[in-house]
Context: one part of a larger RNA
RNA sequence: GGAUGAACGCUGGCGGCGUGCUUAACACAUUCAAGUCGAACGGAGAAGGGGACUUCGGUCCCCGGAUCAGUGGCGGACGGGUGAGUAACGCGUGAAUAACCUGCCUGUGUGUGGGGGAUAACAACCGGAAACGGUUGCUAAUACCGCAUAAUGCAGAAGACCCGCAUGAGUUUUCUGCCAAAGAUUUAUUGCGCACAGAUGGAUUCGCGUCCGAUUAGAUAGUUGGUGAGGUAACGGCCCACCAAGUCGACGAUCGGUAGCCGGACUGAGAGGUUGAACGGCCACAUUGGAACUGAGAUACGGUCCAGACUCCUACGGGAGGCAGCAGUGGGGAAUAUUGGGCAAUGGACGAAAGUCUGACCCAGCGACGCCGCGUGAGGGAAGAAGAUCUUCGGAUUGUAAACCUUAGUCAACAGGGAAGAAGAAAGUGACGGUACCUGUGGAGGAAGCCACGGCUAACUACGUGCCAGCAGCCGCGGUAAUACGUAGGUGGCGAGCGUUAUCC
Numbered sequence: 001g002g003a004u005g006a007a008c009g010c011u012g013g014c015g016g017c018g019u020g021c022u023u024a025a026c027a028c029a030u031u032c033a034a035g036u037c038g039a040a041c042g043g044a045g046a047a048g049g050g051g052a053c054u055u056c057g058g059u060c061c062c063c064g065g066a067u068c069a070g071u072g073g074c075g076g077a078c079g080g081g082u083g084a085g086u087a088a089c090g091c092g093u094g095a096a097u098a099a100c101c102u103g104c105c106u107g108u109g110u111g112u113g114g115g116g117g118a119u120a121a122c123a124a125c126c127g128g129a130a131a132c133g134g135u136u137g138c139u140a141a142u143a144c145c146g147c148a149u150a151a152u153g154c155a156g157a158a159g160a161c162c163c164g165c166a167u168g169a170g171u172u173u174u175c176u177g178c179c180a181a182a183g184a185u186u187u188a189u190u191g192c193g194c195a196c197a198g199a200u201g202g203a204u205u206c207g208c209g210u211c212c213g214a215u216u217a218g219a220u221a222g223u224u225g226g227u228g229a230g231g232u233a234a235c236g237g238c239c240c241a242c243c244a245a246g247u248c249g250a251c252g253a254u255c256g257g258u259a260g261c262c263g264g265a266c267u268g269a270g271a272g273g274u275u276g277a278a279c280g281g282c283c284a285c286a287u288u289g290g291a292a293c294u295g296a297g298a299u300a301c302g303g304u305c306c307a308g309a310c311u312c313c314u315a316c317g318g319g320a321g322g323c324a325g326c327a328g329u330g331g332g333g334a335a336u337a338u339u340g341g342g343c344a345a346u347g348g349a350c351g352a353a354a355g356u357c358u359g360a361c362c363c364a365g366c367g368a369c370g371c372c373g374c375g376u377g378a379g380g381g382a383a384g385a386a387g388a389u390c391u392u393c394g395g396a397u398u399g400u401a402a403a404c405c406u407u408a409g410u411c412a413a414c415a416g417g418g419a420a421g422a423a424g425a426a427a428g429u430g431a432c433g434g435u436a437c438c439u440g441u442g443g444a445g446g447a448a449g450c451c452a453c454g455g456c457u458a459a460c461u462a463c464g465u466g467c468c469a470g471c472a473g474c475c476g477c478g479g480u481a482a483u484a485c486g487u488a489g490g491u492g493g494c495g496a497g498c499g500u501u502a503u504c505c
Base pairs, nucleotide, nucleotide: 001505002504003503004502006501007500008499009498010497013374014373015372016371017370018369019367020366021332026330027329028328030327032325035074036073037072040071041070043068044067048063049062050061051060052059053058081285082284083283090210091209092208093207094206095205096204097203100202101201105198106197107196108195109194110193111192112191113147115145116144122137123136124135125134126133127132153178154177155176156175157174158173159172160171161170163168183190184189211257212256213255218248219247220246223245224244225243226242227241228240230238260282261281262280263279264275265274266273267272287308288307289306290305291304310321311320312319313318338364340363341362342361346360347358348357349356350355377407378406379405380404387398388397389396390395411446413441414440415439416438417437421432449494450493451492452491453490454475455474456473460489461488462487463486464485470477471476
């Protein structure tokens, strides 16, 4: 000198764009943050319409279908948060899978036949303070279960061709065995099953790279390898039985400490050093520890079960909860914001669609926290006014500075108009927002501070103080003439900021 997610002191006019718990992965009141589909299903059923009866109050029947709990489907594995753990194939980069999976989506081929038994809702009864549960009875499906059909699928057996770095792969012929489906609306769609291929996403393996400590030198028994069996989407001590005694290590094993990694960011001429906020990719975690279920996908933040700690309710028998989602509260701290608006846009889930949901997102609010832009006026103006300071008492400086004259109108204020962002078009649809922007009104009016002035280092005098009070980044100032302390005048620097502190280069 540059930089910062900064803080502190003094000061503070406006706008744009960003950014804002770095500490306690501490504890959390309250609302909201993941639903959707009636064109899968049985049922309940509002408005409205029609009819019958009527004591004119209304009652009953039919149509209708807003809406709804439940069964069922898809989605709750994405999106959002955090950085605790992790020195690891976790990440980065480059390969491999002839050892693998892939819902929704795309393409191709083919099929969608015929049956069955239940169950929630509901009703009745019962238990419980509650959370919730039990028994009996009824019912539907794209829920569940057999049967048929069966290849290019899968499994087994036999053969041919051909290819590969190895295990081995591909194509093809024959035989045997095995496996599927669901309808809805109503005339045009959509769904469902199987197979192959693609795309996307994931999984696994390997080469290389990835902090400090030797005042950590030996570590290791499923340990290293083999055979067999199990398990997995898949290879594998992944697991198990048996067998062998191996495997790693000064090219730093093991142990201990620290740490999420990267694209990048800061700095630097570069080499390098430091760093990993915001944005993007990957990983890990979701009160602590463990476990599986469902599913294409989780070992699942707002799912389940168990255990621990904590908090809450209780009729003491038993129950409920998890903000490292958005706001917000307490606490910690030098320190970090609103319990805001909207789904208008972009994107996501569901749906045929209308649409619903979306604290993702888009906006607004707060903070000079950062960067950038603008303003606080401009031109003229010497009687060099007054005041102030210094003075050799002559004057000098402040200083064209002010006053005064002329003048433009930025920002702010008020008034009038008023968007784009909204599309494929006819119509409709804007939270922001009556915002940006344009026009007008009036008038210098509403808008300047902070630090320094001994040398480094741009900028000096007076008074006060008297090794005191104090200053200080280093050298060092202060003990009666202090350009170094304090105040004043003046000057220098930067300017809505200026200094200080902390950290990095």

A computed fold for a 505-nucleotide part of an RNA from an uncultured rumen bacterium, annotated as small-subunit ribosomal RNA, 5' domain. The coordinates come from a structure-prediction model, not an experiment, and the mean pLDDT is 82. RNAcentral holds the full RNA, with entries from ENA and SILVA.